[in-house]
RNA sequence: UAAGUAGGAUAAAUGAUCGCAGCUGCUAAGCCGAAAGGCUGCAGGUGAGGAAAGUCCGGGCUUCAGAGGGCAGGAUGCCGGAUAACGUCCGGUGGAGGCGACUCCAAGGAAAGUGCAACAGAAAUAAACUACCUCUUAAAAGGGGAAAAGGUGGAAAGGCAGUGUAAGAGACUACCGCCCCUCUGGUAACAGAGGGGGCAUAUGUAAACCCCAUCCGAAGCAAGACCGAAACAAAGCGUUGACGUGGCCCGCCAGCUUUAGGUAGGUCGCUUGAUGUGGCUGGCAACAGUCAUACUAGAUAGAUGAUCAUUCACGACAUAACCCGGCUUAUCGUUCUGCUUAUUCU
Numbered sequence: 001u002a003a004g005u006a007g008g009a010u011a012a013a014u015g016a017u018c019g020c021a022g023c024u025g026c027u028a029a030g031c032c033g034a035a036a037g038g039c040u041g042c043a044g045g046u047g048a049g050g051a052a053a054g055u056c057c058g059g060g061c062u063u064c065a066g067a068g069g070g071c072a073g074g075a076u077g078c079c080g081g082a083u084a085a086c087g088u089c090c091g092g093u094g095g096a097g098g099c100g101a102c103u104c105c106a107a108g109g110a111a112a113g114u115g116c117a118a119c120a121g122a123a124a125u126a127a128a129c130u131a132c133c134u135c136u137u138a139a140a141a142g143g144g145g146a147a148a149a150g151g152u153g154g155a156a157a158g159g160c161a162g163u164g165u166a167a168g169a170g171a172c173u174a175c176c177g178c179c180c181c182u183c184u185g186g187u188a189a190c191a192g193a194g195g196g197g198g199c200a201u202a203u204g205u206a207a208a209c210c211c212c213a214u215c216c217g218a219a220g221c222a223a224g225a226c227c228g229a230a231a232c233a234a235a236g237c238g239u240u241g242a243c244g245u246g247g248c249c250c251g252c253c254a255g256c257u258u259u260a261g262g263u264a265g266g267u268c269g270c271u272u273g274a275u276g277u278g279g280c281u282g283g284c285a286a287c288a289g290u291c292a293u294a295c296u297a298g299a300u301a302g303a304u305g306a307u308c309a310u311u312c313a314c315g316a317c318a319u320a321a322c323c324c325g326g327c328u329u330a331u332c333g334u335u336c337u338g339c340u341u342a343u344u345c346u
Base pairs, nucleotide, nucleotide: 001342002341003340004339005338006337007336008335009334010333012311013310014309015308016307017306018305020047021046023044024043025042026041029040030039031038032037049317053328054327056326057325058324059323060322061220062219063218064217073216074215075214076213077212078092079091080090081089082088093107094105095104096103097102108211109210113209114208115205116204117203129150130149132145133144134143135142136141158176159175161173162172163171177199178197179196180195181194182193183192184191185190224268225267226266227265233259234258235257236256237255240254241253243251244250275294276293277292278291279290280289281288282287312315
């Protein structure tokens, strides 16, 4: 310098004006109200993201249900760790790809059972089409042996070489593979070494059914908690009014009082939290502990926008609605750091 690989940062900047939503103040603004307070106004300060998104996982919180266990259903699936928890993350093991940095893997079981495997091929879980050897035979043809050769296929009965044989064959031998046992190392997955078995343990597929192990009660902030008009309902009333009635009791209607339910409406839930930032300590790391410090939207028809000026690299994806941890997807560009390979120069 070029190509690559891994991980970060940022998400146009500054100022002015108007507007919108919370908050604080108005002692020194106005109106309403007995007050509490409400409305408007003024001033000050605050006001989206790295994904706020998809709503795909996990948890907090809330209500309901619930002795315990099971069935059904769903999810996960190498080992160890982290965590509130996870299908996430970290560190390893094994496998695959790459010269490499590095990346990818849903990675239990097909020696429990069932299913499926097009076409081709003689044959697909089961063998004799051609070729080979041998027997009968003049020949054709037929019987037997054999899986080594050919051909088909993704897959053809452990591979390859030798011995052996009529021809052959794990029939036998060496090496490799597979299975079993032992020892060593490792927390473990696993790795290494030694020994044994001739291998009928005879193909693949479990994001096919299934088996095994582990986990999962349901619904979600429009969850839910509290207050609560008006109207309706019920109960009460020695007093008040109307009517039955000229008068009384009584009845009834109104009135008053109380209660229940919980509608309209209001308050809370609501943002101080498994929180952020920085330092130190422990750990390879995820992370944990500790100290200091910061407070950064909280609406309920739902705010965050517009205009102007200057500058630049001319601006992508996209807009909170209970809150967190993840995953996935979208994204104009700019920029930083570690590492790898190649080339050149010193």
RNAcentral holds the sequence, with entries from ENA. Predicted 3D model of a 346-nucleotide RNA (Bacterial RNase P class A) from Roseburia sp. The source organism's lineage runs through Bacteria, Bacillati, Clostridia, Lachnospiraceae and Roseburia. The coordinates come from a structure-prediction model, not an experiment, and the mean pLDDT is 76. The model forms 95% of the base pairs in the Rfam consensus. Its Rfam family is "Bacterial RNase P class A". Its family is annotated with dimeric ribonuclease P complex, ribonuclease P activity and tRNA processing in the Gene Ontology.